RNA sequence: GGGCAACUAGCUCAGCGGUUAGAGCAACCGGUUUACAUCCGGUAGGUCGCAGGUUCGAAUCCUACGUUGCCCA
Numbered sequence: 001g002g003g004c005a006a007c008u009a010g011c012u013c014a015g016c017g018g019u020u021a022g023a024g025c026a027a028c029c030g031g032u033u034u035a036c037a038u039c040c041g042g043u044a045g046g047u048c049g050c051a052g053g054u055u056c057g058a059a060u061c062c063u064a065c066g067u068u069g070c071c072c073a
Base pairs, nucleotide, nucleotide: 001072002071003070004069005068006067007066010025011024012023013022018056027043028042029041030040031039049065051063052062053061
C1' cells in the first nucleotide's frame, strides 16, 4: 500500500427498514437468612464508533472517515 471482518448498556452478545432498542452477567435497592452465599422481585444504566446520503420511516441499506483484528504484498 491492497483486501476482508467487527464496532449496540460496565462486560459478553441479540436485534434481517416499522410498538418506546433488548437479554444474560455485573452494579444498586428490597425480600428471604442470626449473618454471608444461593434464590426471588425491582431499579438505574444506550445520543447503536463518527459524519453524510437513500427512504414516509435507518441500529439495520449506501458512501467516506476512525478504532481493533486477520490475510496479501

This is a predicted structure of a 73-nucleotide RNA (transfer RNA) from a Puniceicoccales bacterium. It matches the Rfam family "tRNA". It is annotated as a transfer RNA. It was read from a public genome assembly. NCBI's taxonomy places the organism under Bacteria, Pseudomonadati, Verrucomicrobiota, Opitutia, Puniceicoccales. The coordinates come from a structure-prediction model, not an experiment, and the mean pLDDT is 82.